[in-house]
Molecule: c-di-GMP-I riboswitch aptamer
Organism: Bacillota bacterium
RNA sequence: AACCGAAAAAGGCAAACCCAUCGAAAGGUGGUGACGCAAAGCUACAGGGGCUUCGGUACAUGUUACCAUGCCAGCCAGUUGCCGGG
Numbered sequence: 001a002a003c004c005g006a007a008a009a010a011g012g013c014a015a016a017c018c019c020a021u022c023g024a025a026a027g028g029u030g031g032u033g034a035c036g037c038a039a040a041g042c043u044a045c046a047g048g049g050g051c052u053u054c055g056g057u058a059c060a061u062g063u064u065a066c067c068a069u070g071c072c073a074g075c076c077a078g079u080u081g082c083c084g085g086g
Stems, first nucleotide, its partner, number of pairs: 003085003012037002018031005035074001041079003047076002049072003055067004059062001
C1' cells in the first nucleotide's frame, strides 16, 4: 500500500409514515421518526440505469404515443475519506 469489516472505540448519516413548505409532476427543503448504511460523504450535458411530462412533437384527438431542458448519488459507477484488521 492493495485488500478486508469479525470484535471494539469515538462519532456520523437517516428509509417509510406524518406535518409544513416549494414544484405541473418526479422530486427538493425543514420538522418528526429510525428501515437501514463503512462511504447512506461528494459527483447528474460531456459513464450506464431509473423516475416524471408543465411544455413540445405526432395523429388515431386521448385515461394516446414519443421527447428532458426537470429530477434520483439510499441502483451500479467514478472520486475522496474515519476507525480497526492487514